A computed fold for a 470-nucleotide part of an RNA from an uncultured fungus, annotated as large-subunit ribosomal RNA, domain I. Its mean pLDDT, the model's own confidence on a scale to 100, is 81. Rfam family: Eukaryotic large subunit ribosomal RNA. On this family, see Yusupov et al., Science 2001: "Crystal structure of the ribosome at 5.5 A resolution". Rfam 15.1 lists 107,465 matches to the family in 2,616 species.
[in-house]
Context: one part of a larger RNA
RNA sequence: GUUUGACCUCGGAUCAGGCAGGGAUACCCGCUGAACUUAAGCAUAUCAAUAAGCGGAGGAAAAGAAACCAACAGGGAUUGCCUUAGUAACUGCGAGUGAAGCGGCAAAAGCUCAAAUUUUAAAUCUGGCAUCUUCGGUGUCCGAGUUGUAAUUUGGAGAGAUAUCUUCGGUUUGAACGCCGUCCGAAGUUCCUUGGAACAGGACGUCACAGAGGGUGAGAAUCCCGUAUGUGGAUGGCUGUUUCUUUCCAUGUGAAGUGUCUUCGACGAGUCGAGUUGUUUGGGAAUGCAGCUCAAAAUGGGUGGUAAAUGUCAUCUAAAGCUAAAUAUUGGCGAGAGACCGAUAGCGCACAAGUAGAGUGAUCGAAAGAUGAAAAGCACUUUGAAAAGAGAGUUAAAAAGUACGUGAAAUUGUUGAAAGGGAAGCGCUUGAGACCAGACUCAAUCUGUGGUGAUCAACAGUGCUUUUGU
Numbered sequence: 001g002u003u004u005g006a007c008c009u010c011g012g013a014u015c016a017g018g019c020a021g022g023g024a025u026a027c028c029c030g031c032u033g034a035a036c037u038u039a040a041g042c043a044u045a046u047c048a049a050u051a052a053g054c055g056g057a058g059g060a061a062a063a064g065a066a067a068c069c070a071a072c073a074g075g076g077a078u079u080g081c082c083u084u085a086g087u088a089a090c091u092g093c094g095a096g097u098g099a100a101g102c103g104g105c106a107a108a109a110g111c112u113c114a115a116a117u118u119u120u121a122a123a124u125c126u127g128g129c130a131u132c133u134u135c136g137g138u139g140u141c142c143g144a145g146u147u148g149u150a151a152u153u154u155g156g157a158g159a160g161a162u163a164u165c166u167u168c169g170g171u172u173u174g175a176a177c178g179c180c181g182u183c184c185g186a187a188g189u190u191c192c193u194u195g196g197a198a199c200a201g202g203a204c205g206u207c208a209c210a211g212a213g214g215g216u217g218a219g220a221a222u223c224c225c226g227u228a229u230g231u232g233g234a235u236g237g238c239u240g241u242u243u244c245u246u247u248c249c250a251u252g253u254g255a256a257g258u259g260u261c262u263u264c265g266a267c268g269a270g271u272c273g274a275g276u277u278g279u280u281u282g283g284g285a286a287u288g289c290a291g292c293u294c295a296a297a298a299u300g301g302g303u304g305g306u307a308a309a310u311g312u313c314a315u316c317u318a319a320a321g322c323u324a325a326a327u328a329u330u331g332g333c334g335a336g337a338g339a340c341c342g343a344u345a346g347c348g349c350a351c352a353a354g355u356a357g358a359g360u361g362a363u364c365g366a367a368a369g370a371u372g373a374a375a376a377g378c379a380c381u382u383u384g385a386a387a388a389g390a391g392a393g394u395u396a397a398a399a400a401g402u403a404c405g406u407g408a409a410a411u412u413g414u415u416g417a418a419a420g421g422g423a424a425g426c427g428c429u430u431g432a433g434a435c436c437a438g439a440c441u442c443a444a445u446c447u448g449u450g451g452u453g454a455u456c457a458a459c460a461g462u463g464c465u466u467u468u469g470u
Stems, first nucleotide, its partner, number of pairs: 027058001028056004038045001042092001068075002079106004089097002110322003113268001123149001124144002127141006158264002160261004165257004169249002174244002176241002178238007188204001189220001190203004205222002207211001213225003273294007300317005357364002377404001380391004463470002
């Protein structure tokens, strides 16, 4: 504590937190590693420190703050470009291969450990719980940890002592700027004609820092979307930036800088280096890398492009690590353009294309775009079992009917014309027929112009007349 099954043991399920194999691979890093080819043959060489293959990343990677370059009055991380230069150098010194320093430019940025006794005190950190202003802070309790977590220091130094003087942090709101979206403003649909349709022709306008382009029933600045002004305006989002502004907290016997000194001053090992073998390089008595055998030093060590000894001088400080930009990019994502191609072209693919299909498989791998402005995609009637036909209808057009724009040629059917003994065909000559073009003439109709003058109408004048009549 209680049969709604505790504790313990065993088995199973779920699971906080953490890890990651695979794919892709254009560019990048590491490993491995040929041959075709060239040398007019071929073996070193060349192709090539390439291709194929394996492993690993990132938006870039790698490299990087000198054990550098130099020999100057020295320069001062890396990367890339121009140049150095097809030069020095290598090489059956054949074929061929082939850098670097300086100089100019692009971009620029510097740093951290190990090695010191904090030694009057592990000052450090994860986690649980609580709390708050929640990429985290504070409090508290376990734990990690003296076989060492912090602070301080990194060779350009630095520590210690001393002297005085100089300078200070975080958080949050808004604005500004930056980045990514959204939105924003010119001027005819006026008249006539053709046409199915006006976006065409003619007439009269309008805008233009806008007459790029596309759409709309045919060539549209002005109908619609856009286009110019623009380094413009409005608005939304962004832990992007720092200057300004605002809120809150902190303001310490703390931190940093500077001068002086008979103080101290640690600096990376099976590593450097040597021998040898292989490979690589322009690197040649050995440029780099790797294997094996030896194997260090600390006023030391490396380098100074001809091996060795001794000495001098110069220059760096290896064997630990991080680091943006300038650079690369046939993949992915997102844009813009073109003296590119225009459906046998251009990707293999403009289409249900790595599809249909082929092969046991690895693999191979096509053909195929266009009705119309709009489906208005042929109602309805009739013949037929239906397909289909004949009418009818839509349309500008069906001589555009989903085998659809245009619809060539070989070839086939039908209709018409001509011809046919010595194959057809070809050349020359001469006929016949048909068709086409042109000239001339006539007739009919229409249009224009000139002449003629009968008749009619209108108008003017005049006569007659009841009258618009004569």